A computed fold for a 1609-nucleotide RNA from a Candidatus Aerophobota bacterium, annotated as small-subunit ribosomal RNA. The source organism's lineage runs through Bacteria, Bacteria candidate phyla and Candidatus Aerophobota.
């Protein structure tokens, strides 16, 4: 200081569609994490660190201590003692050996050999004396410690393999229990005995070890003595939780060990007696552990439904600390199980910790409780405590030693190695602090800890610098080129000084610990030394200098943040949508910017979002979902009313809820994370005690639920038998004669052996017309001629009776359409499978002839349907109307109508509810109670496993995989071989044609050096082309050019320069050049004033740099133009009002119109683009003008003409104007129109023109232009010459000319409008047979030119391949042009083709139109022109009408379509890939069941070898006795192991099955429209395949009638 006056506390997005609402699933943002991987990394605290192989482990260490329990060993040091010890030294005695000299013998005799004598030499040893030294051995004292004993190794520490369990939680029991070391009280520690290791000696072993022999101590062992509140028996009492607890009596029995320091005493190698330390013994009790047992609670899986013989109880006994089938005999049949047992799978539980508003979901790492195991399996031993990680036996795998006899090991302790893995550290330091163990204590042990060390694994804090600084530096990037950003950012100036670096000083942690000494009141106190691993660390001072310290990720959209380059459905990139096919804010990279920072992103996992499993907090008509349908069993729920009870409920007080953690308060490291201390929470569970509205429970009462009586009543309810008539077929007769049937047409078929239609009789099966009706009845399938029997249920009325008897309904169980199956019958009609005929590209099909199973009946299966109101059942409530069925009531004489009510059974409709349809008292409405079902589509109602079936098959029902949607409703379009209206030269009525000829011009195709490009269904094809010999020309082919054939602009140089330019060369282009010869300004100088000469500058020109150029490409980058649908009537908007929302209304409806033109109505009023109308032209009138037009009237002239004069009145010209508006008039209408009529030139927009609404078709054009982006740059550019575009086996389009007599040739004769005209029209005259020349008036033209024809008369032809037709070729010619050969045109002569009216299909026109005759323009030298645009002359027919055919507009109705029917879509088959499912086996796990063997242990027995304490004896060291008792053996029980048979469960597998998936494979069209045979369930049968067919069924079928019914008048 905290503590309900107050805290906390829930976000959505993105993707189904043309939209849209909705159902739904996929993703996305958040938090987190024992992680890990990329790229990057300065410090410092606190943590955390094999999540995988419970694999295997070198190597050190982790649990040892006590000498104050024992004996010995052993070492110092002190004294004592031994050893005839050792080493010297003196003295005195023996003496080996070598050596000389004398001599003797022998022999091989200069000399060897051998014996004796004497001198010398002295090894070596013997006695005795002295000094020094060494070993023992005993005593004391101090060290050490191998044995024996004593207590600790049952903690600490590590792991989670195993357990689904009383193993954990939480609460309870125990009166069913044990408790070393501790604490508390009483009692006591007397006397004795025999052994045993160490030890010596010996053996056996490579070792580990181990026998044997002798000897010995004790706090080791054993007896005896005392002994009770102990134990056991027996018994009295009192209380209680009744099993026990406390107290008396009695009798039996039950213990001990000393050991330290000290002092006295005495018989002093010793004994004894006190005090003391720490021990020992019995009881009693207390703490601490500990063990049992009980309520509750703890994952999945029924494709695991029955499990169990010691199970289940009972009695004895036995055994444990103690209950208890814990163990064993007997004797009973039980126990567990749908409230999930048994089986199978997976898992260590909790406190907590991650999300989460919460509920609650998922976790169990570090810290802390409990549990469980320690190579694997099984065992017991010791011990207060184990069946014992660092003890022990056995069994087995593995791995080391061996001398082959045998041994030894157990890191899942610390640390560290292999190995597995995506992945985890140091063989570190210290016992100084906490804590443990043993010890009387120093004091030893401690990989427990306490600490460093490695790793950004997590969390927290720092820091990488401040402050000023505009030439807005250089550079980078972008540009509209003008600047913009990076950016005050840098650089420069001035400053600080944390971290890290150097240098000096330094802890808290130790207010503990251990000791000396002194003192004590024995508890202690003073005081003095000694005690830190971390560590010279944290911490402080101080130097120096901006110096050593920034990344990584994104940047369409969710989601913050854009741009250039590069790439070109390639690389690539993606969390969902989705990006990339040449202008990529989605790849790559730069710059620029967001975001987080020593990090940041990725992947994995949780939860959240996600109310997507819904308790809080969902659904089930039609989106996934209501079982076919009904009785009923557990089980759930339950009507009114009174009394007990107090289990549920509520309250109040008690225990408990373990620390940590989480929230609050306050304290500490500078802060923070971190730590410390309170408090508050722990939402639970348990125990008292109250409280009694509800609900259980027990007891009683009532009748509104719910049964039952009585009266009554309707009905295709079921089952049985019997029976009727219509039709159909056969069958006989009659009668009659060539067909009959069937279709869309037609064939199969049947018929002269006589059918088909007719009649009569007569069989025989199945079915029940009319009554027939959203009527009846049933629970649902279903039920339908009458009659009779049985028999179910159900309405009304009465309010008699029972008194909650009720309502659902998990398993059960019953019925249960159609097909189907099994026996048997029966068999009229239909009629799968078949067989035939047709249809077809095919036809396994629809149609059409036959026709079997079947359908029918009896028995007995199947058990399913779109079994559907796609709507579970029962209950109460909640507006009306109106029909219909079946009863009751009132009123009324009665009928029919009225009107109240109950039960059914329809339709409208309020409120509400609904995503919306739509439902609406028969609710999809407001509630309650039960049951049954769903949780993205797709695999799949599939596999496999169970039931169930005679079979077909039914029920239960999954995963891998794969996709981002699957789906509902309800909106706007488009389509439909849906409907309904209207319109159109659309069809009909008509006229002339194409389509057959032959030419001409296009186009395809084909050729070719090129045969330059574009235009392709309507809406490309006599189109870009309104003129291809060159040119045009874009193509080829070959020659030239390269600042260019053209434009700007710079930089140098250029007077014999620009310009001209004979000549050579050449196809030209182009090269090459002699010669001639220059202009303008300006400045200085000289001058004879004419002009010279010097410099510069303009023009030109040359060199070179920018650039030009491109009919290259991309109309799918674009603008501007077109064209079409279509001159079709149509597209919209604003405000309002309707719907949640797309969106509707207006715009539809009745009428009318060419017209969404007007009118009326009308939640719509109102605009606007579009129609009309306003412009042009024609056709009537006026008015004004009057040459080049005109000539009425006037004059004059002519062979004749307005040919003159004049006129300007008509005609014309061209200008202005009137005039037509359904105005008048009649009829009809509400109106608007509409018909008729009159005027009038014209009458209903008068004819024709211009004009093209929102918008389609990525239409068309980059080759008309302009454009963006690429791409060529001595060439994809530019010039030339020649050729090509004019090709020719053939197919298309458009045309002209024709086939003749409505001609056609001759001959003759009338009449026009519109244009053109100077490089031009061109007259008259003239030549020419003619194109044509010759000339050349006139005319820039109402004036001159070009300039008519068909028709009309007359006259030949006489119906042919012709006097038609003119191709086609041959020849002579004209004209243009530089040129006519490729490749013009026109003449004459002459040849004289095909065609004798055109298959299937097809196009135009509705009146001055078609048709047919001319004429003229443009382009253009000429001309392919029969094309095009225009003029005018001569000029018809037809339309009954919208039934079809084609386009179009409205409404409207289906839709799985929306890139919009050239849509969508299904299945076989081919190929690939991937995942499953069976598969002949084969190889593993697991587990059950019989049997066999049976370690090591216990547990019992037997037998005994030996055997000290105790007894007796008596010979005093022997005997028996009792007791112990290794070892061997017998029994049980048992791991491991074996042998058979099973069960569940992986692995692989030839082969077989289907599924899913994949830009452009194959057959066909099932399905969406009436999808072209309506379709769709279910069941049978059949077929390359979708699928086809019967039989029933359903509407979730279009369309047209008709019925009822409802609605408004």
């Nucleotide at each position: 200081a905290a503590c309900u006056u107050u805290a906390c506390u829930g976000a959505g997005a993105g993707u189904u569609u043309g939209a849209u609402c909705u159902u739904g699933g996929c993703u996305c943002a958040g938090a987190a994490u024992a992680a890990a991987c990329g790229c990057u990394g300065g410090u410092g605290g606190c943590g955390u660190g094999u999540u995988u192989u419970a694999u295997a482990c070198a190597u050190g260490c982790a649990a040892g201590u006590c000498g104050a329990g024992c004996g010995g060993a052993g070492a110092u040091u002190a004294g004592c003692u031994c050893g005839c010890g050792g080493u010297u030294a003196g003295a005195g005695g023996a003496g080996a050996u070598u050596u000389a000299u004398c001599u003797g013998u022998a022999g091989u005799c200069u000399c060897u050999a051998u014996g004796g004598a004497u001198g010398a030499u002295g090894a070596u040893u013997c006695u005795u004396u002295g000094a020094c030294u060494c070993a023992g051995g005993c005593u004391a004292a101090u060290c050490u410690u191998a044995g024996c004993g004593g207590c600790g190794g049952a903690c600490g520490g590590g792991u989670g393999a195993g357990u689904a369990a009383c193993g954990c939680g939480u609460g309870g029991a125990u009166a069913a229990u044990c408790u070393g070391c501790c604490c508390c009280u009483g009692a006591g520690u007397g006397g004795g005995g025999a052994a045993u290791a160490a030890c010596u000696u010996u053996c056996c072993g490579a070792a580990a070890g181990g026998g044997a022999u002798g000897c010995u101590a004790a706090u080791a062992c054993c007896g005896c003595a005392u002994a009770a509140u102990g134990u056991u028996a027996u018994u009295c009492c009192a209380c209680c939780u009744c099993g026990g607890u406390a107290g008396g009596a009695u009798a039996a029995c039950c213990a001990a060990a000393g050991u330290u320091a000290g002092a006295c005493u005495c018989u002093u190698u010793g004994a004894g007696u006190c005090u003391u330390u720490c021990g020992c013994u019995c009881a009693g009790g207390g703490a601490u552990g500990a063990a049992u047992c009980c309520g509750c609670g703890u994952c999945c899986u029924a494709u695991u439904a029955g499990c169990u013989a010691g199970u289940u109880g009972g009695u004895g006994a036995g055994g444990u600390a103690a209950c208890g089938g814990c163990c064993c005999a007997c004797c009973a049949a039980g126990g567990c199980g749908a409230c999930g047992a048994u089986g199978g799978g997976u898992a260590g539980c909790c406190g907590g910790c991650c999300c989460g508003a919460g509920a609650g979901g998922g976790u169990g790492u570090u810290c802390g409780g409990c549990c469980a195991c320690a190579c694997u399996g099984g065992g017991a031993c010791u011990g207060a405590g184990a069946c014992a990680c660092g003890g022990c036996c056995c069994a087995g795998a593995c791995u080391c030693c061996u001398a082959c006899g045998g041994g030894a090991g157990g890191c899942a302790g610390c640390a560290g190695u292999a190995g597995g893995g995506a992945a985890u550290c140091u063989u570190c330091c210290g016992c100084a602090a906490u804590g443990g163990g043993c010890g009387a204590a120093a004091g030893c042990c401690u990989g427990a800890c306490g600490g460093a060390g490695c790793a950004a694994c997590g969390c927290c804090a720092c820091g990488u610098g401040g402050a000023c600084g505009a030439u807005g530096a250089a550079g980078g990037c972008c540009u509209u080129c003008g600047g913009g950003u990076c950016g005050u950012a840098a650089a420069g100036u001035c400053c600080u000084g944390u971290c890290a670096g150097a240098g000096g000083g330094g802890a808290c942690g130790a207010u503990g610990g251990u000791u000396g000494a002194u003192c004590u009141u024995c508890g202690g106190a003073u005081u003095g030394a000694c005690u830190g691993a971390c560590g010279g660390u944290a911490c402080c001072c101080c130097c120096a200098g901006a110096g050593g310290a920034a990344g990584c990720u994104c940047c369409g959209g969710c989601c913050a943040a854009c741009u250039a380059c590069g790439u070109g459905c390639c690389a690539g990139c993606a969390g969902c949508c989705g990006c990339g096919g040449u202008a990529a804010u989605a790849c790559g990279u730069a710059g620029g910017g967001a975001g987080c920072a020593a990090g940041c992103g990725u992947u994995a996992u949780u939860c959240g979002g996600a109310u997507u499993u819904a308790c809080u907090g969902g659904g089930c008509g039609u989106a996934a979902a209501g079982a076919g349908u009904g009785c009923g069993u557990a089980g759930g729920c339950g009507g009114u009313u009174g009394g007990g009870u107090a289990a549920g409920u509520c309250a109040a007080g008690g225990g408990u809820g373990a620390a940590a953690u989480c929230u609050c308060u306050g304290c500490u490291c500078u802060c923070a994370a971190g730590g410390c201390a309170g408090a508050a929470a722990c939402u639970g569970c348990c125990c008292u005690u109250g409280a009694u509205a509800c609900u259980g429970c027990c007891c009683g009462a009532c009748u509104a639920g719910a049964g039952g009586a009585c009266a009554g009543g309707a009905g295709a309810g079921g089952g049985a038998a019997g029976u009727g008539g219509a039709a159909c077929u056969c069958u006989g007769g009659a009668a009659g004669u060539a067909g009959c049937g069937g279709u869309g047409a037609a064939a199969u078929g049947c018929g002269u052996a006589g059918a088909u239609a007719u009649c009569c009789a007569g069989u025989g099966g199945a079915a029940c017309g009319c009554c027939a009706g959203u009527g009846g009845c049933g629970a649902a399938g279903g039920c339908g001629g009458c009659u009779u029997c049985c028999u179910g249920g159900u309405c009304u009325g009465u309010c008699c009776c029972u008194g909650a008897c009720g309502c659902u309904g998990a398993g059960g169980c019953a019925c249960g359409a159609a097909a189907g199956c099994u026996a048997g019958g029966g068999g009229a009609g239909c009629g799968a499978u078949c067989g035939g005929g047709a249809u077809u590209a095919g036809a396994g099909a629809c149609c059409c002839c036959g026709g079997u199973a079947g359908u029918c009946c009896u028995a007995g299966c199947c058990g399913u349907a779109a079994a559907c109101g796609a709507u579970g059942g029962g209950u109460a409530c909640u507006a009306a109307g109106u029909g219909u069925g079946g009863g009751g009531g009132g009123a009324g004489c009665a009928u029919u109508a009225c009107u109240c009510u109950c039960c059914g059974u329809g339709c409208u409709g309020a409120a509400g509810c609904u995503a919306a349809c739509g439902c609406g008292u028969u609710a999809a409405g407001u509630a309650c109670c039960c049951c049954g079902c769903c949780u993205g589509g797709g695999g799949a109602g599939u596999a496999c496993g169970g039931u169930c079936g005679c079979a077909a098959g039914a029920c239960u029902g999954a995963a891998a995989c794969u996709c981002a949607a699957a789906a509902g409703a309800a909106u706007u379009g488009a389509c439909g071989g849906g409907g309904g209206g209207c319109u159109g030269a659309a069809c009909a009525a008509g006229c002339a044609g194409u389509g057959g000829a032959g030419c001409a011009c296009g186009u395809g195709g084909u050729u070719u050096a090129a045969u330059u490009c574009g235009a392709c269904g309507c809406a490309a094809a006599g189109c870009g082309a309104a003129g291809a010999a060159c040119c045009u020309u874009a193509c080829c082919a070959g020659g030239a050019c390269u600042u260019g054939a053209c434009a700007u602009g710079c930089u140098g140089g250029u007077a014999g320069u620009a310009g001209c330019g004979a000549c050579c060369u050449g196809a030209a282009a182009g090269g090459g050049a002699a010669g001639c010869g220059a202009u303008c300004u300006u400045u200085a100088u000289c001058u004879u004033c004419g002009g010279a000469u010097a410099g510069g500058g303009a023009a030109g020109c040359c060199a070179g740099c920018a650039c030009a150029g491109g009919u290259g490409g991309u109309g799918c980058a674009u603008g501007g133009c077109u064209g079409u649908c279509g001159u079709c009537a149509g597209c919209u908007c604003g405000u309002g009002c309707c719907g949640u929302g797309a969106g509707g209304u207006g715009u539809u409806g009745g009428g009318u119109u060419a017209a969404g033109u007007c009118c009326c109505u009308u939640a719509a009023c109102g605009a606007g683009c579009g129609c009309a109308a306003c412009c042009c032209u024609u056709g009537c009138c006026u008015c004004u003008a009057g040459u080049u037009g005109c000539c009425a009237u006037c004059g004059g002239g002519u062979a004749a003409u307005g040919c003159c004069g004049g006129g300007c009145a008509c005609u014309c010209u061209a200008g202005a104007g009137g005039g037509a508006c359904c105005g008048c008039c009649g009829c009809c209408u509400u109106a608007a129109a509409g018909c008729g009529g009159a005027g009038g030139a014209a009458g209903g927009u008068g004819g024709g023109g211009a004009u093209g609404a929102c918008g389609u078709c990525a239409a068309g054009u980059c080759a008309u232009c302009a454009c963006g982006c690429c791409c060529c740059u001595u060439a994809u550019g530019u010039c030339c010459u020649g050729g090509g575009c004019u090709a020719c086996a053939c197919a298309c389009g458009u045309g002209c000319u024709a086939c003749a007599a409505u001609g056609g040739c001759c001959a003759u004769u009338a009449c026009a409008a519109a244009g053109a005209g100077a490089a031009g029209c061109a007259a008259a005259g003239g030549a020419g047979c003619g194109a044509u020349c010759c000339a050349g008036a006139g005319c820039g033209a109402a004036u001159c030119u070009c300039c008519a024809a068909c028709a009309g008369u007359g006259g030949c032809c006489c119906c042919a391949g012709u006097u038609c037709g003119g191709a086609u070729u041959g020849u002579a010619g004209g004209c243009u042009g530089c040129a006519a050969u490729u490749c013009g045109c026109c003449u004459g002569c002459a040849u004289g083709a095909a065609g004798u009216a055109g298959g299937a299909a097809u196009u135009g026109c509705u009146a001055g139109u078609a048709a047919u005759c001319g004429c003229g323009g443009a382009u253009c030298a000429g001309c392919u022109a029969c094309g095009c645009c225009g003029c005018g002359g001569u000029g018809a027919a037809u339309a009954c009408g919208u039934u079809c055919u084609c386009a179009g507009c409205c409404c409207u109705u289906g839709u799985a379509c929306a890139c919009a029917c050239c849509g969508c879509c299904c299945g076989u088959c081919a190929c690939a890939c991937c995942a499953c499912c069976u598969g002949a086996g084969u190889u593993g796990g697991u587990u059950g069941u019989a049997c066999c063997c049976g370690a090591a242990g216990a547990c019992a027995c037997c037998c005994a070898a030996c055997u000290a304490a105790c007894c007796g004896g008596c010979u005093u060291g022997c005997c028996g006795g009792a007791g112990g008792a290794a070892g061997a053996g017998u029994g049980u029980c048992c791991a491991a192991g074996g042998u058979a048979u099973g069960u569940c469960u992986g692995g692989c597998a030839a082969g077989g099955g289907g599924g899913a998936u994949g830009a452009a494979g194959u057959c066909g069209u099932a399905a969406c429209a009436a999808g072209g045979c309506a379709g769709c369930c279910g069941u049978a049968c059949c077929g390359g395949a979708a699928g086809g067919u019967g039989c029933g069924g359903c509407u979730g079928g279009a369309u047209c009638a008709c019925c009822u019914c409802c609605u408004u008048u």
Background:
Its Rfam family is "Bacterial small subunit ribosomal RNA". Rfam links the family to the GO terms structural constituent of ribosome and ribosome.